[in-house]
Context: one part of a larger RNA
Molecule: small-subunit ribosomal RNA, central domain
Organism: Internoretia fryeana
């Protein structure tokens, strides 16, 4: 490179925005067109083979400066594509009217639990385990009551539930703010899809500076267990966990499934809307049925798959663009480069060997 692939065998980038590039809706006109498609005068046509004829319905026979295949190919044709111009509304967007939500940031605030302190009651154990011991306790613990202080997390509601691009998001209230869905179809008129580089975001751990520190708890110490125990269990306990600002840039960052669009049987939950009908209600509204849009679950037809399974939320049928794979080990390592305070991250081989 070709061909083939990427849920689980090697392989989807952690996610999004977006530059170059690639690709791109319907109708009309102008001009142009490499490759490809079709038509194709004339020309060419090695032999064998095919075909036709001869030969015996033979020959490892013969004949045919060609009957065909075939090769290149002037020119032309419509379709298609492109440039320029004009138009359209279904893609995309704007606006209008509704709706739901742990979406984000900041501030305020609440109660339970827990810990500590103080005061009171009380008077001997408490704690912990399979059993113990270390540990705490007459300097009065554990336990009970009251008060104060402190930090962190928000029971029930809670759900196969909701929101977000992903990471992720949950007490309550307020301010600011992003996105989505539905209904009607007012406006713009292809403004679109993807996206190498690039930029932004990105759990936890870790790092820097300054705060904070209740509980938990790497490290560390002790008690057990054990042949040993550098562990599992127990008693302590520092970083850390929390906040502010700044780094780091990785995860089984998973649906192990890139994004977008179209099409392809059904059945059944649920969330947010819409339309119609029934029923209850003083109203607001509640409940039930049918249809429908957008999400989110389950079971399956066709089809796909090595199987498992997937199956309108596809791993089906197709298109566009990007990323990635190419036997194991060496190795996601060495060297170099870029980034980083560091830890390290990203990019990424070879020898040797099976």
């Nucleotide at each position: 490179a070709u061909g083939g692939g990427c849920g689980u065998a090697a392989a989807g980038g952690g996610u999004u925005a977006g530059u170059a590039g690639g690709c791109g809706g319907c109708c009309c006109c102008c001009u142009g067109g490499a490759c490809g498609a079709c038509u194709g005068a004339g020309c060419g046509g090695a032999a064998a083979u095919c075909c036709a004829c001869c030969g015996a319905u033979a020959a490892g026979g013969g004949u045919g400066a060609u009957g065909a295949a075939c090769g290149g190919g002037a020119a032309g044709u419509a379709a298609c594509c492109a440039u320029g111009g004009g138009g359209c509304u279904u893609g995309a967007g704007c606006g209008a009217g509704a709706u739901a939500g742990a979406g984000g940031u900041a501030g305020a605030u609440g109660g339970u639990a827990c810990a500590u302190g103080u005061g009171a009651g009380g008077g001997a154990c408490c704690g912990g385990u399979a059993a113990a011991a270390u540990g705490g306790g007459a300097a009065g613990a554990u336990c009970u009551c009251a008060c104060a202080u402190g930090g962190a997390a928000c029971a029930g509601c809670a759900a196969a539930g909701g929101c977000g691009a992903a990471g992720g998001c949950a007490g309550u209230c307020u301010a600011c703010u992003g996105g989505a869905u539905c209904u009607a179809g007012g406006c713009u008129g292809a403004c679109g899809c993807u996206g190498a580089g690039u930029a932004a975001c990105g759990a936890g751990a870790g790092c820097u500076u300054g705060g904070g520190g209740a509980g938990c708890a790497a490290a560390a110490g002790g008690g057990a267990u054990u042949a040993g125990a550098g562990a599992c269990c127990c008693c302590u306990g520092u970083a850390g966990u929390c906040c502010a600002a700044g780094c780091c840039g990785u995860a089984a960052a998973c649906g192990a499934u890139g994004u977008a669009u179209a099409c392809u049987a059904u059945c059944u939950g649920u969330u947010a809307g819409g339309a119609g009908g029934g029923u209850c209600u003083u109203g607001g509204g509640g409940c039930c049925c049918u249809c429908u849009u957008a999400g989110u679950g389950g079971a399956c037809a066709a089809g796909c798959u090595a199987a498992c399974g997937c199956g309108a939320u596809a791993a089906g049928u197709a298109u566009a663009c990007c990323g990635c794979c190419u036997g194991g080990a060496g190795a996601g390592u060495a060297c170099g480069a870029u980034c980083g305070c560091a830890a390290g991250a990203u990019u990424a081989a070879a020898a040797c060997u099976c």